A computed fold for a 517-nucleotide part of an RNA from an uncultured bacterium, annotated as small-subunit ribosomal RNA, 5' domain. The coordinates come from a structure-prediction model, not an experiment, and the mean pLDDT is 82.
Context: one part of a larger RNA
RNA sequence: GAUGAACGCUGGCGGCGUGCCUAACACAUGCAAGUCGAACGAAGCAUAUUUUCGGAAGUUUUCGGAUGGAAGAUAUUAUGACUUAGUGGCGGACGGGUGAGUAACGCGUGGGAAACCUACCUUACACAGGGGGACAACAGUUGGAAACGACUGCUAAUACCCCAUAGUCUACCAAUUCGCAUGAAUUGGUAGGGAAAGAUUUAUCGGUGUAAGAUGGUCCCGCGUCUGAUUAGAUAGUUGGUGAGGUAACGGCUCACCAAGUCAACGAUCAGUAGCCGGCCUGAGAGGGCGAACGGCCACAUUGGGACUGAGACACGGCCCAAACUCCUACGGGAGGCAGCAGUGGGGAAUAUUGCACAAUGGGGGAAACCCUGAUGCAGCGACGCCGCGUGAGUGAAGAAGUAUUUCGGUAUGUAAAGCUCUAUCAGCAGGGAAGAAAAUGGCGGUACCUGACUAAGAAGCCCCGGCUAAAUACGUGCCAGCAGCCGCGGUAAUACGUAUGGAGCAAGCGUUAUCC
Numbered sequence: 001g002a003u004g005a006a007c008g009c010u011g012g013c014g015g016c017g018u019g020c021c022u023a024a025c026a027c028a029u030g031c032a033a034g035u036c037g038a039a040c041g042a043a044g045c046a047u048a049u050u051u052u053c054g055g056a057a058g059u060u061u062u063c064g065g066a067u068g069g070a071a072g073a074u075a076u077u078a079u080g081a082c083u084u085a086g087u088g089g090c091g092g093a094c095g096g097g098u099g100a101g102u103a104a105c106g107c108g109u110g111g112g113a114a115a116c117c118u119a120c121c122u123u124a125c126a127c128a129g130g131g132g133g134a135c136a137a138c139a140g141u142u143g144g145a146a147a148c149g150a151c152u153g154c155u156a157a158u159a160c161c162c163c164a165u166a167g168u169c170u171a172c173c174a175a176u177u178c179g180c181a182u183g184a185a186u187u188g189g190u191a192g193g194g195a196a197a198g199a200u201u202u203a204u205c206g207g208u209g210u211a212a213g214a215u216g217g218u219c220c221c222g223c224g225u226c227u228g229a230u231u232a233g234a235u236a237g238u239u240g241g242u243g244a245g246g247u248a249a250c251g252g253c254u255c256a257c258c259a260a261g262u263c264a265a266c267g268a269u270c271a272g273u274a275g276c277c278g279g280c281c282u283g284a285g286a287g288g289g290c291g292a293a294c295g296g297c298c299a300c301a302u303u304g305g306g307a308c309u310g311a312g313a314c315a316c317g318g319c320c321c322a323a324a325c326u327c328c329u330a331c332g333g334g335a336g337g338c339a340g341c342a343g344u345g346g347g348g349a350a351u352a353u354u355g356c357a358c359a360a361u362g363g364g365g366g367a368a369a370c371c372c373u374g375a376u377g378c379a380g381c382g383a384c385g386c387c388g389c390g391u392g393a394g395u396g397a398a399g400a401a402g403u404a405u406u407u408c409g410g411u412a413u414g415u416a417a418a419g420c421u422c423u424a425u426c427a428g429c430a431g432g433g434a435a436g437a438a439a440a441u442g443g444c445g446g447u448a449c450c451u452g453a454c455u456a457a458g459a460a461g462c463c464c465c466g467g468c469u470a471a472a473u474a475c476g477u478g479c480c481a482g483c484a485g486c487c488g489c490g491g492u493a494a495u496a497c498g499u500a501u502g503g504a505g506c507a508a509g510c511g512u513u514a515u516c517c
Base pairs, nucleotide, nucleotide: 001516002515003514005513006512007511008510009509012389013388014387015386016385017384018382019381020347025345026344027343029342030341031340034090035089036088039087040086042084043083044082045080046079047078048077050075052073053072058067059066060065097300098299099298106225107224108223109222110221111220112219116217117216121213122212123211124210125209126208127207129163130162131161132160138153139152140151141150142149143148169192170191171190172189173188174187175186176185177184178183198205199204200203226272227271228270233263234262235261238260239259240258241257242256243255244254245253275297276296277295278294279290280289281288282287302323303322304321305320306319325336326335327334328333353379355378356377357376361375362373363372364371365370392422393421394420395419402413403412404411405410426458429452430451431450432449436444461506462505464503465502466487467486468485472501473500474499475498476497482489483488
């Protein structure tokens, strides 16, 4: 000098930051990923038309009735910025968290393509012809305590399937061109495989194939990347080849066969520790230490394993299996995963609110309106840090009183106070009141800011005073009690202990402890 700090004493305001470093310990509760009715069939609700009933008020009457047609009920159809579960589409692979593991192509840096993929987006070209059968929802029956099912029957689609067609793909053959070579490209032929979907508010939005782009991602290589030799040998898919399989793709990635290699004192293997970097701290630099916050990459999601779906995952708020733990149970069986945001217990020296809003920025869905968004924007709490401001200014000598000391004369506190004259930053009170939003839409917020009136009122402590090191006297104590970073103080005159007065330093902080340079 520094800190994600803690502890002690003290504490006025604001701005900007920042806040579980320990138990990757366990978690009550709420929220954190939905959306589309312009893909689809239903159910409900509302409105309207119509059908069949129903029959009120009223009118008329020869008092028997006639006429009239409301409320209500039933069924059908249509409409709806309407609601709900279901089929279907897109998104739940982003965003957010954590650092357990990892000494590794994980990260950093510089290259490579020899081998690749890429939903949504952009561009270009071409296309969208015909047909079919289901399954949810629903209805009925039924099992179970529940979770959740079973059977029968009906039904739609941008769900599923078949046929046709098409660039094109795969294999083989031929020709041409290019290449150092494995080969690559183009053209032609044969065989095989292989697309599509419509919707509506009629203007659009979608669908299929191919080529290219953009974006994102996979892969390979050189170099660099902590400690230990009181770890010296390690390795058997191990090292290489041939062939096959697999993959988006290269490759022992996997398998069969063959060979016996491969790594290592320039430190293999083993063990320990650790996420890496941009950076941060310190230092004249070289270095040393660190990797909180912010940004990039990686890894993980109770522990271990696995795949499914998909353009993308081996998937935090998906699935299956095993394990530990917790909960429900009618004992047959089920449910769960905060290292998301708050919050709870626990651990700890120690770390915050079960807040507001989608107004802005961004993301998902949607044609849009809009919906969702604990991302984010804000507010709350904490002197945790940095920065700024204030706690008053001028005058005022009877050098008041008090206190301390004294050689008893005085000296110090000290212009300090009181008194007098002012001012109003901050806080408080009242009024006005934004930008941030583009026509409308503001959580923050009646906030920032401005103006006015008002009162010196509401706002100073902490540590030190032997030397290092700025600042001394008195009393108490008497090697006791105690101090202490080092040297060292204390055993009767202690500038070193304790208190007081005075003084020095820093200041809303000041000291101590811990850690680093």